A computed fold for a 595-nucleotide part of an RNA from Nakamurella alba, annotated as large-subunit ribosomal RNA, domain I.
[in-house]
Context: one part of a larger RNA
């Protein structure tokens, strides 16, 4: 020095745990903010730090309820001083209080600071001072006030206002919008109307009650989902893209305006002749109350076997009141009977009773021996029970009967959910004929350039959006059925709203896994978006296990100390806090071979 063997050292593999995670079911919630959010800083407790809580009332008050012996949260002991059956810590509802910053809203800033005004209080001999409120912008409504310019308007101001800002994971809507990619190159195409940025909404959005679809039979608002179908198409007819109708299913709902016409209101114009006008007839009586155009408000009306007004007719309960007066008819309100019907739209609100959840909880059935093994019995053995309960955890090994729980059953003072019922609200004439007098949504539909979107890439391209330019009918009207034309069919555009089936999970709760077990599983099982890097946007780790209990090694020796040798605990300490297992790679000791 090699090489075997053996016995340490180092290192943490590997076994086995699981506090954390991953998926994803059902329920539930589906927002939160000027009544200061979200998320922070800065204090808060007798005692220094993190962390949770809380906020000058600061690990808490206060009121109702559970709950019944301990309590002062936690890393994490320790000492002090307290609380508690006059019910204390805890749990749950509801209320107080909640600095400073931040949309941040008094001005101002390098956020958590710094200066103000005005009211009012507090102290001071008096300033300074401190303490409550309260003072940003914008919108909207009422009123004041007001220019160029007489009226007006712009402007200004003051009140009011649970109005707005701003933040929030995905889902939605909508406005902008790529590229790598694939075509085996690559331009049209694709990747996509995706990522991705913006703005806005909601508990879901968005669509939606035909100017439809269909085909000569028919259907009957939207949405989702199967299927029709990778069909019809379209496409350097490359690559690829890709429908609808019908058909089976989930849910299922339908309303409301504009106009024509009738009344009022205000405004302009214009009108004396008593000849307009005041509901008809007849008499009286009023005296610009008219008429004609716009505005505003009520009535009216809402539809495709076309509807409405508009005119005539048919029938219909009651009580007041009112249309200048008297009398006859007619009409219009307005209660009540009598129908509908409802907070989801079509108008809105609330309130009492009973019931379902949900927000704390309660009861809850049966086992003992052992002289067996072991540090410990739940293991063996013996001999038993319960079971609407043999789901699960837990306790010194493997527990249906030891503890917690589990099946089942029961429970709310307060909040809030949903659900009935009532009280409450709100609506309500019905029809038939005439006639063709009038209405049926205008810079709109079509047309023409040009884009753009549907399968559909410009093509024979229709429907549908957009800008430009031009510009129509009013039911004998219009639009549509894939150019266009006739026939024949279907629909009625140019206002609006509308639950539900659908999409999603940042949060609650309660299950579940041929999901992971510390290089795995969220980046994070632990002081984790935290040390640490970077100016900054941002990037981002490592790091889990003693034991059934700390019973964590009194005391004694060596050492200055680390540390280790006794003793002692303990089943075990080669389980000693550098702690379960302790693999390899490295480094040693001892033997034995060989050189």
């Nucleotide at each position: 020095a090699g090489c075997a063997c053996a016995c340490g050292g180092u290192g943490g593999a590997u076994g086995c745990c699981u506090a954390g995670g991953c998926a994803c079911c059902a329920a539930g919630a589906g927002c939160c903010g000027a009544u200061g959010a979200a998320g922070g800083a800065c204090g808060u407790a007798g005692g220094a730090g993190g962390c949770u809580g809380c906020g000058a009332u600061a690990a808490g008050c206060c009121u109702c309820g559970g709950g019944g012996a301990g309590c002062u949260g936690u890393c994490a002991a320790c000492c002090g001083a307290g609380c508690u059956g006059u019910g204390a810590u805890c749990c749950g509802a509801g209320g107080a209080u909640u600095u400073c910053c931040g949309a941040a809203u008094g001005g101002g800033g390098a956020a958590a600071c710094c200066c103000g005004g005005c009211a009012g209080g507090a102290g001071u001999c008096a300033u300074g001072u401190c303490c409550u409120g309260u003072c940003a912008c914008c919108c909207g409504c009422a009123c004041c006030u007001g220019a160029a310019c007489a009226c007006a308007u712009a402007g200004g101001g003051u009140g009011c206002g649970u109005g707005g800002a701003g933040g929030g994971a995905a889902c939605g809507u909508g406005g902008g919008g790529a590229a790598g990619u694939g075509a085996a190159a690559c331009a049209u195409c694709u990747c996509a109307g995706u990522a991705c940025c913006c703005a806005c909404a909601g508990g879901a959005a968005g669509a939606g009650a035909a100017a439809g679809c269909a085909a000569c039979c028919g259907c009957g608002a939207u949405u989702c989902c199967g299927u029709g179908a990778g069909u019809a198409g379209u496409g350097g007819c490359g690559a690829g893209c890709g429908a609808a109708a019908g058909c089976g299913g989930a849910a299922g709902a339908g309303g409301c305006u504009a106009a024509a016409c009738c009344g009022a209101u205000u405004g302009c114009g214009u009108g004396u002749g008593a000849u307009a006008g005041c509901c008809g007839g007849c008499a009286g009586g009023c005296g610009u109350u008219g008429c004609g155009c716009a505005u505003u408000c009520g009535g009216g009306g809402u539809c495709g076997u076309g509807g409405g007004a508009c005119c005539a007719u048919u029938g219909a309960g009651g009580u007041c009141g009112g249309g200048c007066u008297g009398c006859c008819g007619c009409c219009c309100g307005u209660c009540c009977a009598g129908g509908g019907a409802g907070u989801a739209a079509g108008a809105a609100a609330a309130a009492c009773u009973c019931g379902u959840g949900u927000u704390a909880g309660g009861c809850g059935a049966a086992u003992g021996g052992c002289a067996u093994u072991g540090g410990a019995a739940a293991a063996a053995c013996c001999a038993g029970g319960c079971g609407c309960a043999g789901a699960g955890g837990g306790u010194g090994a493997c527990a249906c009967c030891c503890c917690c729980g589990u099946a089942g059953c029961c429970g709310a003072a307060a909040a809030c959910u949903c659900g009935a019922g009532u009280u409450c609200u709100c609506c309500c004439c019905a029809g038939u004929g005439g006639u063709a007098u009038c209405c049926c949504a205008a810079g709109u539909a079509g047309c023409a350039g040009c884009g753009a979107g549907c399968c559909c890439g410009u093509g024979a391209a229709a429907u549908u959006c957009g800008c430009u330019g031009u510009g129509a009918a009013u039911c004998c009207g219009g639009c549509g059925g894939g150019a266009c034309c006739a026939c024949c069919c279907g629909c009625u555009a140019a206002g609006c709203c509308u639950a539900a089936a659908u999409a999603c999970u940042a949060c609650u709760u309660g299950g579940u896994g041929a999901c992971c077990g510390a290089u795995a599983g969220c980046g994070g099982a632990c002081u984790a978006g935290u040390a640490c890097c970077g100016u900054g946007a941002g990037g981002g780790a490592a790091a889990g296990g003693u034991g059934a209990a700390a019973a964590g090694u009194a005391c004694c020796c060596c050492g200055g100390g680390a540390g280790g040798g006794g003793a002692g605990u303990g089943a075990a300490a080669u389980a000693g806090u550098a702690c379960c297992u302790g693999a390899a790679a490295c480094c040693g000791u001892g033997u034995g071979c060989u050189u």

Taxonomically the source falls in Nakamurella (Bacteria, Bacillati, Actinomycetota, Nakamurellales).
Model confidence (mean pLDDT): 82 of 100.